The part of an RNA shown here (large-subunit ribosomal RNA, domain IV) has 339 nucleotides and comes from an uncultured Spirochaetales bacterium. Model confidence (mean pLDDT): 89 of 100.

[in-house]
Context: one part of a larger RNA
RNA sequence: CUCGCGUUAAGGAACUCGGCAACAUGCACACGUAACUUCGGGAGAAGUGUGGCCCGCUGGGGGGGAGACCUUCUGGGGGGUUGCAGAGAAAUGGCCCAAGCGACUGUUUAUCAAAAACACAGGUCUCUGCGAACUCGUAAGAGGAGGUAUAGGGACUGACACCUGCCCGGUGCCGGAAGGUUAAGAGGAGGGGUUAGCGCAAGCGAAGCCCUGAAUUGAAGCCCCGGUAAACGGCGGCCGUAACUAUAACGGUCCUAAGGUAGCGAAAUUCCUUGUCGGGUAAGUUCCGACCCGCACGAAUGGUGUAACGACUUGGGCGCUGUCUCAACGCGAGGCUCG
Numbered sequence: 001c002u003c004g005c006g007u008u009a010a011g012g013a014a015c016u017c018g019g020c021a022a023c024a025u026g027c028a029c030a031c032g033u034a035a036c037u038u039c040g041g042g043a044g045a046a047g048u049g050u051g052g053c054c055c056g057c058u059g060g061g062g063g064g065g066a067g068a069c070c071u072u073c074u075g076g077g078g079g080g081u082u083g084c085a086g087a088g089a090a091a092u093g094g095c096c097c098a099a100g101c102g103a104c105u106g107u108u109u110a111u112c113a114a115a116a117a118c119a120c121a122g123g124u125c126u127c128u129g130c131g132a133a134c135u136c137g138u139a140a141g142a143g144g145a146g147g148u149a150u151a152g153g154g155a156c157u158g159a160c161a162c163c164u165g166c167c168c169g170g171u172g173c174c175g176g177a178a179g180g181u182u183a184a185g186a187g188g189a190g191g192g193g194u195u196a197g198c199g200c201a202a203g204c205g206a207a208g209c210c211c212u213g214a215a216u217u218g219a220a221g222c223c224c225c226g227g228u229a230a231a232c233g234g235c236g237g238c239c240g241u242a243a244c245u246a247u248a249a250c251g252g253u254c255c256u257a258a259g260g261u262a263g264c265g266a267a268a269u270u271c272c273u274u275g276u277c278g279g280g281u282a283a284g285u286u287c288c289g290a291c292c293c294g295c296a297c298g299a300a301u302g303g304u305g306u307a308a309c310g311a312c313u314u315g316g317g318c319g320c321u322g323u324c325u326c327a328a329c330g331c332g333a334g335g336c337u338c339g
Stems, first nucleotide, its partner, number of pairs: 001334008010325002014323001019320001027051005036041001038159001052081004057076008082086001094318007101310002106118002122157007134143003160305004165235003170232002172228005179223003185217002190212005197204002236254005263297001264294001275291005
């Protein structure tokens, strides 16, 4: 010096990103216990006291015994007494206040992440009438299910409370079938090759065979017409205006499918920004409460609250301490030296 321990004057978080680590709390009984709350909780809230041993007094229960009585368990009350210390060792919660997120118990990155991520009961939409939809398989077949719409599959949301606004123009899905477009196929006008024949020749050219092929006919789809947002998604700009100023309930205008409603808001979202004001501190880029100018919240990619819960995250406080001021001493194991 490294690792593991023990003790420490005064101070007590001044340490540090952060009380990380350590200290402290700890058991039983009695008293006592707030906000809030879904009335279950919160709660072991918090906080306070008592605890050994000895001697009397007094109550209750069990066992044995005919009984006297013996034995055992458990209360109440009084007196006395020892030590530094009586839950004498070991084992054995620190607590409180406020905020964020997630309702909760659970699950997860075997081997750097346990969480606010996943799941979850509950909610909604959608598909599926049973040889179901859907999934696996080339198929037979199997799962779904020896189930049957109070069932099963898919998607989103995520207890509970109060709610969930506007837009169907685009994309998707559902419905419609008049019109437009549209494949193979059907159809076969017309054109061509070949040549019996005709013609002096140029050439024309039936039937057959062969090549090509117009009109016409021809489904779904698409176009088209509607519906649908707890489907994918979207939810404006400029100018003016009130008897101080400022601001604009109000007006004008352009654009849109419609221009963000309730609620929340410098937020896990705020760039400017350490916004401004208030609280807490002697001093606070964090925190809490407000304000609203929301760069760029917003309603099941859910909005806002919320008791309980959390090895979650953030801020504050009490207790307590070698975290620190600032280090010291001791113990053990290494390191080091020699063999």